[in-house]
RNA sequence: UGAGUCGGUCAGACGGCCGCGUCGAGACCGUGCCGGUAUGCCGGUGCGGGACUCGCCGAGGAACGUCCGGGCUCCACAGGGCAAGGUGGUGGCUAACGGCCACCCGGGGCGACCCGCGGGACAGUGCCACAGAAAUCAGACCGCCUCCGGCGCGAGCCGGGGUAAGGGUGAAACGGUGGUGUAAGAGACCACCAGCGCACCGGGUGACCGGUGCGGCUAGGUAAACCCCACCUGGAGCAAGGCCAGACAGCACGCGUUCGAGGGCGGCCCGCCCGAGCGUGCGGGUAGGCCGCUAGAGGUGUGCGGCAACGCACACCCGAGAUGGAUGGCCGUCCCCGUCGCACUGCCGGUAACGGCGCGGCGGGACAGGACCCGGCGUAUCGACCGACUCAUCCA
RNA sequence: GGGCCCGUAGCUCAGUGGUAGAGCAGGGGACUCAUAAUCCUUAGGUCGCAGGUUCGAUCCCUGCCGGGCCCA
Numbered sequence: 001u002g003a004g005u006c007g008g009u010c011a012g013a014c015g016g017c018c019g020c021g022u023c024g025a026g027a028c029c030g031u032g033c034c035g036g037u038a039u040g041c042c043g044g045u046g047c048g049g050g051a052c053u054c055g056c057c058g059a060g061g062a063a064c065g066u067c068c069g070g071g072c073u074c075c076a077c078a079g080g081g082c083a084a085g086g087u088g089g090u091g092g093c094u095a096a097c098g099g100c101c102a103c104c105c106g107g108g109g110c111g112a113c114c115c116g117c118g119g120g121a122c123a124g125u126g127c128c129a130c131a132g133a134a135a136u137c138a139g140a141c142c143g144c145c146u147c148c149g150g151c152g153c154g155a156g157c158c159g160g161g162g163u164a165a166g167g168g169u170g171a172a173a174c175g176g177u178g179g180u181g182u183a184a185g186a187g188a189c190c191a192c193c194a195g196c197g198c199a200c201c202g203g204g205u206g207a208c209c210g211g212u213g214c215g216g217c218u219a220g221g222u223a224a225a226c227c228c229c230a231c232c233u234g235g236a237g238c239a240a241g242g243c244c245a246g247a248c249a250g251c252a253c254g255c256g257u258u259c260g261a262g263g264g265c266g267g268c269c270c271g272c273c274c275g276a277g278c279g280u281g282c283g284g285g286u287a288g289g290c291c292g293c294u295a296g297a298g299g300u301g302u303g304c305g306g307c308a309a310c311g312c313a314c315a316c317c318c319g320a321g322a323u324g325g326a327u328g329g330c331c332g333u334c335c336c337c338g339u340c341g342c343a344c345u346g347c348c349g350g351u352a353a354c355g356g357c358g359c360g361g362c363g364g365g366a367c368a369g370g371a372c373c374c375g376g377c378g379u380a381u382c383g384a385c386c387g388a389c390u391c392a393u394c395c396a
Numbered sequence: 397g398g399g400c401c402c403g404u405a406g407c408u409c410a411g412u413g414g415u416a417g418a419g420c421a422g423g424g425g426a427c428u429c430a431u432a433a434u435c436c437u438u439a440g441g442u443c444g445c446a447g448g449u450u451c452g453a454u455c456c457c458u459g460c461c462g463g464g465c466c467c468a
Stems, first nucleotide, its partner, number of pairs: 001392010012334007020058002023055004029048008060367001064378002067376005072237004079270004084233005089103005104118001105116004119228002124226002126222003141167002143163003147160005175193006194218001196215008241291004250282006262274003298317008335365008346357004397467007406420004414451001422438005444460005
């Protein structure tokens, strides 16, 4: 210098004009109460909201999707079984998680590094198209082989038999190589290797790794098919839930009041609890305000512990709470990137390879926005910058 | 806030592990003086997108994109 891997930061800046929302202050208006009154009003205090003025503050890394987990609130503080759903290597972190960190195993890459729903296929069931002779207690199509029978003068052919070493099919064909053996062959037997199971030894918290011995000679794949195993899950959601104010009109039918309807309990059963009302139809009324509501498992820095995720201690910082839903628009200057044109063929840094530096025009500066709050995940995003590392090339 | 479903040819829909079909519409031909109907024939598919599981995916799993429905 080129190509690349991983981690992180920013999310244009300043000024002017106009505009929006919460809160606070002020003046104005309306109104309640109190006091004084010369009955006209004046002063004090509270409330209200609209048109006013001023001041402070006013979205994000994803506020998004709503895919998980928790806080919070209510239901009875939450029982047993079945069902249903979820998770799935090991150890840790955490309030919790399907998240994160480290490691193990498998796969990919020359490498930095990346990817994995990564338990069980000797509990059982199912499936494996096409091709192929045969697809799971498999299988003689071609080939090979001697023996027996028949035919033929003979080479040989036909039938029976042996054979999974070779060919061919397939994603997958019941270990691989070499030898013994044989009519030809075959773990039939032997040596080595791969793999499986069991036992033991060593290392590790563990997944697992390394080694030794024995065994039978070899066991197909699929559980993101049913299923089995282990673990987890009570339900609902801020329209939760609570308070205030205001409006209205009841009627009919059915069921029921310890022989108990209905409800908690929104999968079912048992069990427990509440329990005098409940259901259906017709008709009537309301569609307001306040709390919850934002300071929290919060952020930053330093130190300590830990490989890390993270934890602990101290210091500092933290001014959105809308309710048809507020952050915007225009202009100017600068900044960043791309491109075109004109200048410059020079200056600066460096031993060198090489790098940096001008003016003007045009275009671009994204994705997207709170609505109870957090922790994650996933997805979208014009670009710019920083750090660590890898490979290749060049220079000294 | 909670829950469910769909996306396959131009349109409406089948297909739920094994080479993707049907009806209508389109093109060509026959019949007819001509048109319609009818008959014969024919073209047309990133199965919404991406990744994974599997020998193999429209189908199974995950994440996105688009659309629809229900409840409070």
The prediction has a mean pLDDT of 77. Predicted 3D model of RNase P RNA and transfer RNA as a complex of 468 nucleotides. Rfam match: Bacterial RNase P class A.